[in-house]
RNA sequence: CGGGACGUAGCUCAGCUUGGUAGAGCACUUGCUUCGGGAGCAAGGGGUCUCGGGUUCGAAUCCCGUCGUUCCGA
Numbered sequence: 001c002g003g004g005a006c007g008u009a010g011c012u013c014a015g016c017u018u019g020g021u022a023g024a025g026c027a028c029u030u031g032c033u034u035c036g037g038g039a040g041c042a043a044g045g046g047g048u049c050u051c052g053g054g055u056u057c058g059a060a061u062c063c064c065g066u067c068g069u070u071c072c073g074a
Base pairs, nucleotide, nucleotide: 001073002072003071004070005069006068007067010026011025012024013023020057028044029043030042031041032040051065052064053063054062
């Protein structure tokens, strides 16, 4: 320098193909249970989806650019 993959909650990821209220597990908080802890059960909080722009009634999703991680080639 060229090409590919990935970026979504504290962590690991789904959702993108086919645009329509952002989700799961673990973790966290509260309650129940227990002498206490753990386990279990119930409820709850937390992300405008790397960033900027475009298309659209509507964008995590489509288009362009950008940044980061990673792989391949030179």